Overview: Predicted 3D model of a 102-nucleotide RNA (Purine riboswitch aptamer) from a Limnochordia bacterium. Lineage of the source: Bacteria > Bacillati > Bacillota > Limnochordia. The sequence was found by an Rfam model in a public genome assembly. It matches the Rfam family "Purine riboswitch aptamer". Its family is annotated with purine nucleobase biosynthetic process in the Gene Ontology. Rfam describes the family as follows. Riboswitches are metabolite binding domains within certain messenger RNAs that serve as precision sensors for their corresponding targets. Allosteric rearrangement of mRNA structure is mediated by ligand binding, and this results in modulation of gene expression.
[in-house]
RNA sequence: ACAAUUGCAUAUGCGAUCACUCGUAUAGCUCCAGAGAUAUGGUCUGGAAGUUUCUACCAAGCAGCCGUAAACUGCCUGACUACGUGUGGAAAGUGUGCCUAG
Numbered sequence: 001a002c003a004a005u006u007g008c009a010u011a012u013g014c015g016a017u018c019a020c021u022c023g024u025a026u027a028g029c030u031c032c033a034g035a036g037a038u039a040u041g042g043u044c045u046g047g048a049a050g051u052u053u054c055u056a057c058c059a060a061g062c063a064g065c066c067g068u069a070a071a072c073u074g075c076c077u078g079a080c081u082a083c084g085u086g087u088g089g090a091a092a093g094u095g096u097g098c099c100u101a102g
Base pairs, nucleotide, nucleotide: 001096002095003094004017005016006015007014008013009012018088019087020086022084023083024082025081026056030048031047032046033045034044035043041066042065050057058078059077061075062074063073064072
């Protein structure tokens, strides 16, 4: 700037798009491979698996453990995403294209 996009019924109807809330999923978990550090350290990369599920699979703190080796452990707090319930709201918060900034 324009006016859509989408779900279910099927030919025009009923909803949805934003915020909060609670619920379900998943335990922000598990396994594997490669690389890397070594008590001033314990990390990085990739893959798989887990959900009638897209995405995510991390961060901070505390405590331990490993006597120099190749391996980490426990506790605690904090999300996002998908779907649904309820409440509020009536703003284009939604869709597409373009522009600017980070």